[in-house]
RNA sequence: UUCUGCUAGAGGUUGCGGUUAUUUGGAUUCCACUUAACCAUGCAAGUCACCUGGAUUUAUGUCCGGGGGCGAACCGCCCAGUAACAUGUAGUUAAUCUACCCUAAGAUUGAUGAUAACUUCGGGAAACUGAAGCUAACGAUCAAUAGACGUAAGAGGUUGGAAUACACUUUCGUUGAAACGUAAGGUCUUAGGAUGAGGCUGCACCCGAUUAGGCAUGUUGUUGAGGUAACUACUCAACAAACCGACUAUCGGUAGGGGCUCUUAACGGAGAGGCCCCGGGAAGGACUCUGAGACACUAGUCCUAGCUCUAUGGAGUGCAGCAGGUAGGAAUUUUUUCCAAUGCCCGAAAGGGUGAGAAAGGGAUCCAAAGUGUUCCUCUUAGAGGAACUUUUGCUUACUGUAAAAAGGUAGGAGAAUAAGGACUGGGCAAGACUGGUGCCAGCCGCCGCGGUAAUCCCAGCAGUCCAAAUCGCAGCCGCAUUUAUUAGGUCUAAAACAUUCGUAGCUUGUGAUGAAAGUUUUCUGUGAAAUCGUUGCGCUUAACGUAACGGCGUGCAGGAGAUACUACAUUACUAGAGAUCGGGAGACGUAACGAGUACAAUCGAGGUAGUGGUAAAAUACUUUAAUCUCCAUUGGACUAACAAUGGCGAAGGCACGUUACGAGAACGAUUCUGACGGUGAGGAAUGAAGGCUGGGGGCGCAAAAUGGAUUAGAUACCCAUGUAGUCCCAGCAGUAAACCCUGCUUACUAAACAUUGUGUUCUCUUAGAGAGGAUGCAGUGCUGAAGCGAAGGCGUAGAGUAAGCUACCUGGGGAGUAUAGACGCAAGUCCGAAACUUAAAGAAAUUGGCGGGGGGACACACAAGGAGUGACGCGUGCGGUUCAAUCAGAUUCGACACCGUGAACCUCACCAGGAGCGACAGCAGGAUGAAGGUCAGUCUGAAGGGCUUACCUGACACGCUGAGAGGAGAUGCAUGGCCAACGUAAGCUUGUGCCGUGAGGUGCCCUGUUAAAUCAGGUAACAAGCGAGACCUGUGUGUAUAAUUGCUACUCGGAGAGAGAGCACAUUAUACAGACUGCCAACGUAAGUGGGAGGAAGGUGCAGUCAACGUUAGGUGGUAUGCCCCGAAUCCCCUGGGCUACACGCGCGCGGCAAUGCUACAUGCAAUGAGAUGCAACUCCGAAAGGAGAAGCAAAUCCCUCAAAAUGUAGCUUAGUUCAGAUUGAAGUCUGCAACUCGACUUCAUGACGCUGGAAUUCCUAGUAAUCGGGUGUUAGCAGCGUCCGGUGAAUAAGUCCCUGUUCCUUGCACACACUGCCCAUCAAGCCAACCGAAUUAUGUUUGAAUGAAGUCCGAAAGGAAAGAAUUCAGAUAUGGUAAGGUAGGUUAAGUUGGCACAAGGUA
Repeated sequence: UUCUGCUAGAGGUUGCGGUUAUUUGGAUUCCACUUAACCAUGCAAGUCACCUGGAUUUAUGUCCGGGGGCGAACCGCCCAGUAACAUGUAGUUAAUCUACCCUAAGAUUGAUGAUAACUUCGGGAAACUGAAGCUAACGAUCAAUAGACGUAAGAGGUUGGAAUACACUUUCGUUGAAACGUAAGGUCUUAGGAUGAGGCUGCACCCGAUUAGGCAUGUUGUUGAGGUAACUACUCAACAAACCGACUAUCGGUAGGGGCUCUUAACGGAGAGGCCCCGGGAAGGACUCUGAGACACUAGUCCUAGCUCUAUGGAGUGCAGCAGGUAGGAAUUUUUUCCAAUGCCCGAAAGGGUGAGAAAGGGAUCCAAAGUGUUCCUCUUAGAGGAACUUUUGCUUACUGUAAAAAGGUAGGAGAAUAAGGACUGGGCAAGACUGGUGCCAGCCGCCGCGGUAAUCCCAGCAGUCCAAAUCGCAGCCGCAUUUAUUAGGUCUAAAACAUUCGUAGCUUGUGAUGAAAGUUUUCUGUGAAAUCGUUGCGCUUAACGUAACGGCGUGCAGGAGAUACUACAUUACUAGAGAUCGGGAGACGUAACGAGUACAAUCGAGGUAGUGGUAAAAUACUUUAAUCUCCAUUGGACUAACAAUGGCGAAGGCACGUUACGAGAACGAUUCUGACGGUGAGGAAUGAAGGCUGGGGGCGCAAAAUGGAUUAGAUACCCAUGUAGUCCCAGCAGUAAACCCUGCUUACUAAACAUUGUGUUCUCUUAGAGAGGAUGCAGUGCUGAAGCGAAGGCGUAGAGUAAGCUACCUGGGGAGUAUAGACGCAAGUCCGAAACUUAAAGAAAUUGGCGGGGGGACACACAAGGAGUGACGCGUGCGGUUCAAUCAGAUUCGACACCGUGAACCUCACCAGGAGCGACAGCAGGAUGAAGGUCAGUCUGAAGGGCUUACCUGACACGCUGAGAGGAGAUGCAUGGCCAACGUAAGCUUGUGCCGUGAGGUGCCCUGUUAAAUCAGGUAACAAGCGAGACCUGUGUGUAUAAUUGCUACUCGGAGAGAGAGCACAUUAUACAGACUGCCAACGUAAGUGGGAGGAAGGUGCAGUCAACGUUAGGUGGUAUGCCCCGAAUCCCCUGGGCUACACGCGCGCGGCAAUGCUACAUGCAAUGAGAUGCAACUCCGAAAGGAGAAGCAAAUCCCUCAAAAUGUAGCUUAGUUCAGAUUGAAGUCUGCAACUCGACUUCAUGACGCUGGAAUUCCUAGUAAUCGGGUGUUAGCAGCGUCCGGUGAAUAAGUCCCUGUUCCUUGCACACACUGCCCAUCAAGCCAACCGAAUUAUGUUUGAAUGAAGUCCGAAAGGAAAGAAUUCAGAUAUGGUAAGGUAGGUUAAGUUGGCACAAGGUA
């Protein structure tokens, strides 16, 4: 970078929270979510011309009761349970019921006996209750008729798919109405309807297989009986042994279902609280009565857990109705008004009742509407101020409105009055390179990230952006997500093809015909409630909202009639798939038996003698008891060289000496036969390397473990010597591998080229061979490669292409192939296989770099070959360390250390000690009652109006306070500029256009040759260009021309010198040119060029310098500029003295020596470059010298520094700590300078340490170089052993290589990119987190068994009994939780420990 892949953001919606808030309307809005938790108080179901009592009243009447009727099974609330005929939809009831209501027909006859209230007498705390007496009904009982039902038979009618239905006749049996009232009305019977309800069936209906078998003591069926309104094992008795299940039974978990709601382009996904329909529930559980209807929320009985009253004997209670309360929780309102409206119950009606309902109150719950002003003026905008206007809204008065209010309406009034916030501003993402605070702190952050002193990210201010009566956040759902892919994904390398094959179910399947019509399809019918949704109207001023019509939705189900292409089905036929048959060939195909070969080892014998063996090197080991070695023989087990291949065979694993037997498969070729018999394949079965296990054999070699020797810091390794399991055979188990082509099987189609194996056909040659070569078909095995595919690498007729069929598997990384449960196994272990938690990435392919104890090429004083050193001693100097009041700072591998500093006595100076001084400007306090300043004296002081005391002078300011400044060699080189160092004089760096690649990017810049060079040439999808290299420039080396002073002298004068003249040939000076270009010759080479030669002063860049790209090292420098920070009366400024010069020690750079290539003395000879006015100083004199006193000349080719030294000659020294060497120390001096004590240089005399050529290691140098010799100059008042420049003398060696150190190019690998001083793993130690195991213990639910057993039911005259059974207890099983000593692995956490296993050949791939 591309891809894969997840994460986060942006949308909609639901609930809650923060901040803020003007008004109005509407709404199916408000304890659904947690707790089907518990409830004080009030209310939520009564009513009635039936009967009757009491109280009161003049009476009508009113009130309080009782019996009776109807209602109380509705309405309202909630969602615990329920995975089910619960729900939805479509059917069915030929298996049923239905009060009140409607329709039709008919009836309303006769008789009888009680009881409550009441009265009297009791019991009880209460609740309540007992006895006696009286009375009525539309209450109760009996009878009659009508009727109903059943049974059997007949007839054979109607409906229907079907008669078991209905209707008719007859027989027999069972049962059997009525209530009044003048009327209205009521009551009864039968039939039908309507409404409501019960039952049955098809289909649909959540998750889990770590739930695969369930049920069999009713389970499945038959017969009979019982029961119900009704079918049925619904219940019972007998008999039979069935029934359900991978089309998911059983079990476990979760859950009321639907219309609908949210979201989406849609398919879908998620939800299911309000309104409607259905179901279920009423503290937990069981049961019952009444009734048309209940197993009954505000009925009853009992048990359980609570609560209340009590006189302790008993009694009462159930807000998941409306309000309200408590607890819980992130979280949800008033103990309001009214029955006026709409409904419901009762009633003939009036009417009564109704927390249903209608209203009001509260809530930022949702939706909708409106407003928070408009127009001007002044001040420059912003903003502030002022004026005028308007009155929507808000406030307010009266009437109206309403059950009562309110809103609204009508008519007025005052008055801009009554009304703007929230979040955000680094990116995604609209909006700050604003200010202050903070300083990896405090904090922010959905994700990436921000914060370590200049924060666009924190906290604030200002400004801005987006929405707006709201706005932002938290949590859930859908979308985004084609990240579960039906629509619509994948599996060589990213997660993912089972190790392989056979094969069951399933899925799928060649060609023709006929039939029927299951799927499919056309059309019609019924249904798919309303609400919701869409459109168009209408009504509220609009809208939301309401309402009407139409449409849609419900994607469906059921039924009728058609169609017949396709699929399925039935029948029939075919041969192209598949299979069979035959032929000759190929093959390490399998199993078994027999045989062979070399090597090896052991043993026997013979020969032979001191070592052998082994390694990088060694040692352990073997050997004089004769090894190793040579020869012969015997024995043993294992293995099967060459042939051998990119070859062959096999399903895979795998298979290799030869022969035989048996068995299997494939290819080719050919005829005939079967007639779709095929493909794939969940479960299942078989096979399955090495290693391992069990039993029995065998054991030459090799060799886990183990032992010894080495290596090493260690070495439980790599190396060496031994060596046991094992490796081999037989019989079993196991069932896994990087079991890989990391590529499932089958079929069809789609370019070429080449090689090779088997087989068929054919051609040519022929030595006639089973020979050689070619062409072609089929089937294999390979290698290139078009199209196409792919993220790319790559694949490419043996696809990873184009299609079809079937199977398996995947869904971010880790935790983890772990835990647990189960299955298998002798064990090892295998199969199946999670979660909590954690994390923003993990990963694939490719790209550019960097790196490699990878490879190749080229190069460099890199090495080699040499020269001289450093490292030892003494001294100088710098650094570290130590010391000190201070020893000021900076620089620390190369690329700090004679560096900044080209030279610290004071100064420098930054450090230390001591002592002094200083605040522009503004404000406040002070000040003519005298500020600040100056000065004599005294005193303090090392010294000083610096302080204090005192006196005098001048005369207006003012550091006492707050801000703010001056100044700062104070901090930050990791805020910077500038400058510098190194890579590096190394040859690199970059661009345009084109081309290649999805892209990062590549090409060019590569390859070959060449060069000092990316220098050039040839090739080449590149062609060109720029910077760098080169050239240019400076110096130097040769010549020419010009010029001639201060330079020069071939010449003249002068005895010589000095000097003068003359001259400009020479030399020199300084300007301009010339000269060198591989130009010429021959050799090699395509060329570039290379090596050689000639000429030439110079030869291939002549030599030396200057200049030095893009960049890198957060390299160095705040002590030269500058930002920001800090100090600000001290971190400022001044003075004196000290320090930077210290000294157990370590390091660097130098100087001097250790001597004879030397030293000493004397003599002699030759430079160049530079400097000179605060200067250089000739010369003369003085001094032993350093030096001093005078002083000409010179602002310089003129004068001066300036006599160079090594060298040469002569003499001495003679190998010694010396006539070497000079440190150190003593004494005396000179010079500079205010000043040489700390702490200068020099001179003289004296002193005379160490040192006799330097370990490991290391530096520089290729020619006028190294080495050596001196000189100048910089710094300076003075001080060189330093830097730099100059000349004198003047070598050795190499012309090779990549071994060391590095540089560069190409290539390769990479898990690196802060780039190997990289990355990274594990144990241990520490903190935190969730989990697993765990002796046990505990809670709850379900379930099994047992015990006790209430109420109710049944039997019974009763006593009592029976079945069933709530509840309680005990024991067990199971599920889900809690607690737990201890144990275990895991995750995570800026800087812990030990190692060094991975990434490069990662140093043993």